[in-house]
Molecule: SAM riboswitch aptamer (S box leader)
Organism: Marinilabiliales bacterium
RNA sequence: GAUUUAUAAAGAAGGGUGGAGAGAUUAGGCUCAAUGAAGCCCUGGCAACCCUCCUGCAACGGAAAAGGUGCCAAUACCUAACCUCGUUUACGGGGAAAUGAUAAAUG
Numbered sequence: 001g002a003u004u005u006a007u008a009a010a011g012a013a014g015g016g017u018g019g020a021g022a023g024a025u026u027a028g029g030c031u032c033a034a035u036g037a038a039g040c041c042c043u044g045g046c047a048a049c050c051c052u053c054c055u056g057c058a059a060c061g062g063a064a065a066a067g068g069u070g071c072c073a074a075u076a077c078c079u080a081a082c083c084u085c086g087u088u089u090a091c092g093g094g095g096a097a098a099u100g101a102u103a104a105a106u107g
Base pairs, nucleotide, nucleotide: 002106003105004104005103006102007101013043014042015041016040017039021032022031023030026080027079028078029077044072045071046070049068050067052063053062054061076099082095083094084093085092086091
């Protein structure tokens, strides 16, 4: 990297290093950033996918947080093509998808 399944309006920041970008991609918007971005390291935390424990025929129930991941601005920052609703080629609301992310499993 591929396939399958599941999840997402909740939650959780300080320091060091670094030195100009960052918010996945394209476009538009908006936001963050020299009062220091990304990346890397340390510490702390959040959550509870796996793991562990309990009930049980079974977990899609309950508990826990030692271990394996993940995460710690803004809904996956918002919008886009489709369906639909509201008086309108505008604008706004809702839905389903696509794409991406994470986990677990498979080959």